[in-house]
RNA sequence: UUGGACACUCUGGAAAGCGUCUCUGGCACUGCCAGCGACCACCGAAGGGGUAAGCUCUCAGGUAUUCCGACAGAGGGGGCAGG
Numbered sequence: 001u002u003g004g005a006c007a008c009u010c011u012g013g014a015a016a017g018c019g020u021c022u023c024u025g026g027c028a029c030u031g032c033c034a035g036c037g038a039c040c041a042c043c044g045a046a047g048g049g050g051u052a053a054g055c056u057c058u059c060a061g062g063u064a065u066u067c068c069g070a071c072a073g074a075g076g077g078g079g080c081a082g083g
Base pairs, nucleotide, nucleotide: 001082002081003080006077008075009074010073011072012071017040019039020038021037023035024034025033026032027031041063042062043061047059048057049056050055
């Protein structure tokens, strides 16, 4: 000086029911809200399995918002490798 594993910080970040039911709690109480559980349906971009690759499965994860989130950009750090 060049490349660069890896981790950190910031930003962006999709898909699919804010479904049904029991129970508990609360409230403005024949209803609404929150939480756990069960059931059915669905998604593919944490992870994981299958596959030569594309893709695929949906175990886990997820299906209003939020959190997570593959991946992308930027910042500095940086084992290691080359000159």
Predicted 3D model of an 83-nucleotide RNA (Glycine riboswitch aptamer) from Citromicrobium sp. RCC1897. It matches the Rfam family "Glycine riboswitch aptamer". Rfam links the family to the GO term glycine biosynthetic process. NCBI's taxonomy places the organism under Bacteria, Pseudomonadota, Alphaproteobacteria, Sphingomonadales, Citromicrobium. Of the family's consensus pairs, 88% are formed in the model. The RNAcentral record of the sequence draws on Rfam.